[in-house]
Context: one part of a larger RNA
């Protein structure tokens, strides 16, 4: 290998497009290369294996037969695969209509709220906690009213509700722009799935140059608390947290469940469509998409169950006791910070 796994035991890459490569829809011819049957030829010897014989047996030795599952030549056979020709429309893809959407990039607007600033009014306290204290106020604070200033974030709507491959995406409006569901069935005719590398995207945090900084807050300082408090509460604060442009590439990046296709009871409930019946208000079918429960059937159970953890088939990635480790050493990457690949000696 025949024969295991991968929701939580070890194991689904973080996502995508896509090169190779692997696998691939319905008829119909034509080759016969895979495949299946005859024949011939080869397949050293010994060994294995039946027999039978020789050493008093055995091991060992002989002789003989099978076997050597293979390889080449050939004469056929054509279901299937292959290769190629013709055709086909229901995989796929295009068109025409129509639809909802926080999908993505840029611009422009507006309000609330905090904070600072400037005026009025006002006068001892204000802030915080468990309780306090640093702290901040008579140089007029807190609180109130009016007027400015400036950054971020986006309240109610708002929803196991949309969207997007994923990370993710929420105020209005404009400009550009990528995907999708439905209805049609007009066009192309298999153009398809899936993908090793190698591209490309890829939260947060962190890094380089400039810019910005209202709030918020690593490090930091104080105050309290305690044995002690390099915490947990408090008063403050500076990187950041925002923006451009370049990096970095990780994560409980999770539905801990790769992808595509197809089968297989239902019952509720939601978002977007189409149809039909109804005046209307409900309703019935139906496509997609997102939830709950639950039948076969699956599971070690927990549970999963048309959105599979069920039956099948194709393709990738991945696992093979625990520590030692995601370490060490080398390679690649990276400004570093790391990152990616990745052992072993040793030990239970």
């Nucleotide at each position: 290998c025949u024969g295991g796994g991968c929701u939580u035991a070890a194991a689904g890459g973080g996502c995508g497009a896509g090169u190779a490569g692997g696998c691939g829809g319905u008829g119909a011819g034509a080759c016969a290369a895979g495949u299946c049957c005859g024949a011939g030829g080869u397949g050293g010897a010994a060994u294995c294996c039946u027999c039978u014989g020789g050493c008093u047996u055995a091991a060992c030795c002989a002789g003989a037969g099978a076997a050597c599952u293979g390889c080449c030549u050939u004469a056929g056979a054509u279901a299937c695969u292959g290769u190629u020709u013709c055709a086909c429309u229901u995989g796929a893809g295009u068109c025409a209509g129509u639809g909802a959407g926080g999908g993505g990039a840029g611009g422009g607007c507006g309000g609330a709220a905090u904070u600072c600033c400037c005026g009025g009014u006002g006068u001892a306290g204000c802030g915080g906690u468990g309780a306090a204290a640093u702290g901040c106020g008579u140089a007029g604070a807190u609180a109130u009213c009016g007027g400015g200033a400036g950054g971020a974030a986006g309240g109610c709507c708002a929803g196991u509700g949309g969207c997007g491959a994923a990370g993710g995406c929420g105020g209005c409006c404009c400009u550009c722009u990528g995907g999708c569901g439905c209805u049609g069935a007009a066009c192309u005719g298999a153009c398809g799935c899936u993908g090793a590398g190698g591209c490309g995207c890829g939260a947060a945090a962190g890094c380089g140059u400039g810019g910005g900084u209202a709030g918020c807050a690593a490090a930091c300082a104080g105050g309290a608390u305690u044995a002690g408090a390099u915490a947990c509460c408090c008063u403050g604060g500076u990187a950041g947290u925002c923006c451009a442009c370049g990096c970095c590439c990780u994560a409980a990046a999770c539905g801990g469940u790769g992808g595509g296709c197809a089968u297989u009871a239902g019952g509720u409930g939601u978002a977007g469509g189409g149809u039909c019946u109804g005046u209307a208000a409900a309703g019935g079918c139906u496509c997609u998409g997102u939830g709950c429960c639950g039948a076969a059937g699956g599971g070690a159970a927990a549970c999963c169950a048309u959105u599979a953890a069920a039956u099948g088939c194709c393709c990738c990635g991945c696992c093979u006791g625990g520590g030692g480790a995601g370490u060490a050493c080398g390679g690649c990457c990276g400004c570093a910070a790391g990152g990616u690949u990745g052992a072993a000696a040793c030990u239970c």
Predicted 3D model of a 348-nucleotide part of an RNA (small-subunit ribosomal RNA, central domain) from an uncultured Nitrospirota bacterium. Its mean pLDDT, the model's own confidence on a scale to 100, is 90. Rfam family: Bacterial small subunit ribosomal RNA. The RNAcentral record of the full RNA draws on ENA and SILVA.